[in-house]
Context: one part of a larger RNA
RNA sequence: CUGGGCGUAAAGGGCGCGUAGGCGGUCUGUUGCGUUGGGUGUGAAAGCCCCGGGCUUAACCUGGGAUGUGCGCCCGAUACGGGCAGGCUAGAGACCGGGAGAGGAGAGUGGAAUUCCCAGUGUAGAGGUGAAAUUCGUAGAUAUUGGGAAGAACACCGGUGGCGAAGGCGGCUCUCUGGACCGAUACUGACGCUGAGGCGCGAAAGCGUGGGGAGCAAACAGGAUUAGAUACCCUGGUAGUCCACGCUGUAAACGAUGUGCGCUAGACGUUGGAGGCCAUAGGUCUCCGGUGUCGCAGCUAACGCUUUAAGCGCACCGCCUGGGGAGUACGGCCGCAAGGUUAAAACUC
Repeated sequence: CUGGGCGUAAAGGGCGCGUAGGCGGUCUGUUGCGUUGGGUGUGAAAGCCCCGGGCUUAACCUGGGAUGUGCGCCCGAUACGGGCAGGCUAGAGACCGGGAGAGGAGAGUGGAAUUCCCAGUGUAGAGGUGAAAUUCGUAGAUAUUGGGAAGAACACCGGUGGCGAAGGCGGCUCUCUGGACCGAUACUGACGCUGAGGCGCGAAAGCGUGGGGAGCAAACAGGAUUAGAUACCCUGGUAGUCCACGCUGUAAACGAUGUGCGCUAGACGUUGGAGGCCAUAGGUCUCCGGUGUCGCAGCUAACGCUUUAAGCGCACCGCCUGGGGAGUACGGCCGCAAGGUUAAAACUC
C1' cells in the first nucleotide's frame, strides 16, 4: 500500500467558522488533458521461462527463442471524468408576510427565604443526633412582632416542554442582537458538501488585579463514632462560590453514536407553523419543522438500533491496531503557575 473497523470490546476531534485539498445538479456545443483502440520505436547484457548444443552426468558453460508492468511518437474513438463557452432550475441562497422560544449582551427592577443589626413581648432553655457532645443562652437566647441592612438564588407556572453549534440557558421590564421554523414569490443561477493546517467559542475547579461576601463550604479546629477514624454524622469555619477585566482550555465536554445529502412499513404522544372540513367552546383530517415512546424489513457478538438508524448508499474529515509500562519520559509548542498539547522506548505478561 492493500485490508478490517470506531453506541457498550481499541477507536468520533468538546463545538463551530473556514484556508488549501478532496468531492460535486441538469442540458448543449467545443477541446481531446485524463480514459481508450490500433500501429511503431524503445525497454543493454547476464539471470528467470521454452527449444537445442558442449564437458561420461549434473551443477556449470553456451546458441536461439519467448516475455518484459512501463515510457516516447503516429493515427483513430469521445461515452464517462477534466478544461473552455453558453443555457436551465429540482441543490444552495435571496426578497416579502407571519408566529414561537430559559438563544446572546447591557441596564433597571420585584417578592419570598436566609443571616445580621435595632426595638417590643416573653422566660429557660435552644440547637443538634441513632444516641450524644462540642456550640448558643439569665450580659436574656430559642420563639414571636415591628423596623432596617446585605448578598446570592429565582418557589408555583415547569412539562421524556422550549432555545442554542457545543459548553449551556429559567422572576419581571426595557434597549441592542444571532439563529431556526411556517406561508408565499414573477429574484440570483450550482453560488454547493466536507474540511488537513488556522481562527474563534468552550462546564466546573484553578490562577492574576480590584471589588463583594448573606447562605453554602475544600483546607483547618473541635465534638462524636470506632480497635483506630487523618472519614461517613454534628458544631464552627477560611479560600472559593458572586461582580469587572485578563488567563487557563480541561471533563463520563455522553446520544460514550463526526458532518452533509438521498433512499427504505407503520402506530401513538407532544411542541412550533400552515391549510381543508364540521363548527359554540372545540373536534377532525392533511402538509412542513422539532422532540419522545413502541415497532416491520434490515442490521448487530449480543444488548439493542429502527425515517431523530446502529438499515441501504455517496462525499469529506477525525480516530483505532494486544495488556502493563503510559497519556508517562525526553524534546517542541502553549501557560504567571497549576498544568495543557504533541508523544515514545527499554522492560514485562
Small-subunit ribosomal RNA, central domain from an Alphaproteobacteria bacterium, 349 nucleotides, folded computationally. RNAcentral holds the full RNA, with entries from ENA and SILVA. Its Rfam family is "Bacterial small subunit ribosomal RNA". Rfam links the family to the GO terms structural constituent of ribosome and ribosome.